[in-house]
RNA sequence: UUAUCAAGAAAGACGGAGGGAAUGGGCCCUGUGAUGUCUUAGCAACCGUUCCGACACCCUUACGGAAAAGGUGCUAAAUCCCACCCCGAGAUUCGGGGGCAGAUGA
Numbered sequence: 001u002u003a004u005c006a007a008g009a010a011a012g013a014c015g016g017a018g019g020g021a022a023u024g025g026g027c028c029c030u031g032u033g034a035u036g037u038c039u040u041a042g043c044a045a046c047c048g049u050u051c052c053g054a055c056a057c058c059c060u061u062a063c064g065g066a067a068a069a070g071g072u073g074c075u076a077a078a079u080c081c082c083a084c085c086c087c088g089a090g091a092u093u094c095g096g097g098g099g100c101a102g103a104u105g106a
Stems, first nucleotide, its partner, number of pairs: 001106005010040005018029003023083004041075003046071002049067005079101001084098006
């Protein structure tokens, strides 16, 4: 810089207090042992690989699809939700869109 972020996928061991990125609020998870680390298993298909299709023929690339034992990533909740702006309902609320921030890949 760019693409994606409402789908999907858990067991064991260690460990022993807070955790869900940061600030505030909400809401959740957590001694029935969370967060985290490791092992194994799995999910997915971003990159790479293989195969197929199609572009009037051939080759290559871009494109669409499939596989999956490689490189990453991921395996509570929408990136858990909100915060700033706009729109619509009609109200201290609800719904939608965008932005900021963040995560992951190339």